[in-house]
RNA sequence: AAAGUAAGUUGUCUUAUCGCUUCAAAUUGAAGAGGAAAGUCCGGACAAUAUAGGGCAUUAUACUUCCUAACAGGAAGGUCUCUAACGAGAACAGAUAGUGCAACAGAAAAUAUACCGCCUAAAUUAGGUAAGGGUGAAAAGGUAGUGUAAGAGACUACCGAUUAAAUAGCAAUAUUUAAUGCUUUGUAAACCUUAUAAAUUGAAAGAUCAAGCAGUUCGAGUGUAUUUAUUUACAGUUAGUUGCCCGCUAAGAUUCGAACGGGUAGAUCGAUUGAACCUGGUAGUGAUAUCAGGUCUAGAUAAAUGAUAAGAAUCUGAUUUAUCAGAUACAGAAUCCGGCUUAUAGACUUACACUAUUU
Numbered sequence: 001a002a003a004g005u006a007a008g009u010u011g012u013c014u015u016a017u018c019g020c021u022u023c024a025a026a027u028u029g030a031a032g033a034g035g036a037a038a039g040u041c042c043g044g045a046c047a048a049u050a051u052a053g054g055g056c057a058u059u060a061u062a063c064u065u066c067c068u069a070a071c072a073g074g075a076a077g078g079u080c081u082c083u084a085a086c087g088a089g090a091a092c093a094g095a096u097a098g099u100g101c102a103a104c105a106g107a108a109a110a111u112a113u114a115c116c117g118c119c120u121a122a123a124u125u126a127g128g129u130a131a132g133g134g135u136g137a138a139a140a141g142g143u144a145g146u147g148u149a150a151g152a153g154a155c156u157a158c159c160g161a162u163u164a165a166a167u168a169g170c171a172a173u174a175u176u177u178a179a180u181g182c183u184u185u186g187u188a189a190a191c192c193u194u195a196u197a198a199a200u201u202g203a204a205a206g207a208u209c210a211a212g213c214a215g216u217u218c219g220a221g222u223g224u225a226u227u228u229a230u231u232u233a234c235a236g237u238u239a240g241u242u243g244c245c246c247g248c249u250a251a252g253a254u255u256c257g258a259a260c261g262g263g264u265a266g267a268u269c270g271a272u273u274g275a276a277c278c279u280g281g282u283a284g285u286g287a288u289a290u291c292a293g294g295u296c297u298a299g300a301u302a303a304a305u306g307a308u309a310a311g312a313a314u315c316u317g318a319u320u321u322a323u324c325a326g327a328u329a330c331a332g333a334a335u336c337c338g339g340c341u342u343a344u345a346g347a348c349u350u351a352c353a354c355u356a357u358u359u
Base pairs, nucleotide, nucleotide: 001355004352005351006350007349008348009347010346012312013311014310015309016308017307018306020032021031022030023029024028034330038341039340041339042338043337044336045335046202047201048200049199053246054245055244056243058198059197060196061195062194063077064076065075066074067073078092079090080089081088082087093193094192098191099190100187101186102185115133116132117129118128119127120126121125141159142158143157144156145155146154160182161180162179163178164177165176166175167174168173206269207268208267209266215260216259217258218257219256220255222235223234224233225232237251238250239249240248241247276295277294278293279292280291281290282289283288313328314327315326316325317324318323
């Protein structure tokens, strides 16, 4: 100097005039749209469903340990793959519980097989073989040797695989040693098995006050035992309880439920003090936890948070020494919080690894 990887900060500033919303001590003062407010993907807080669950179904997650209110999130590590490295990615449990699938090509695709080839004989036929070749994404461990008629884990050595032990580690795992000729492809983002988790709805949730309530039709007043007694128990009817089942609960005719249909519908709250933010100490590799001090930072309801003018700053291009022109990103709170994903003109910071040059 060029290009790369990882983690971050910021993303306009000043003055003047006018204007909008909220609060208050009210003619004055204070505050006023983000790093993603977006997508509605995940998890919660909160609210309602009077009580109580259990089983099945359905859906989601899936290496280990830790963090968190929780998570399909985060931190650290392990295994495999990619990269020259720094680093990055993984829908990372199980294929001997079972079922299914692997087109075409090929002789044969999981109950393997013999097309060419090699060997033997009686050689137009029969037997042996899976070393060599071919097809294929994949051909039933790999390399070398011994041996054989020719071969083959048939045998040997080294790898590989399985099992066991020791060491290190909380663990996933890693290393070493020993034994066994031992071994049966891949696929579970195919069905499935195992383990764990999950009630539903959602701020137009809900709560309170006000106003206003007609009508028509249909169903349920049952059975047994018991009791002073519709008193108690069981069964039955209706309704509620997640999708279903069991169970549970409630009701008893001036009552409950279903269908059609009419009437009324305004206001207040929810609504911003929080699993909150900032600074520092301690513990930890880290995510984070804890202690001390400090801060209060929109709350609208058809929707405020702005407009105009003048300059400055940054970037780009041209020109030639100082001027001209243009641009200034993505984008706007609606119950709130923690994550994930996506969009983003530019400017800046730190660390790492590699190439070239100079000292």
Molecule: Bacterial RNase P class A
Organism: uncultured Marinoscillum sp.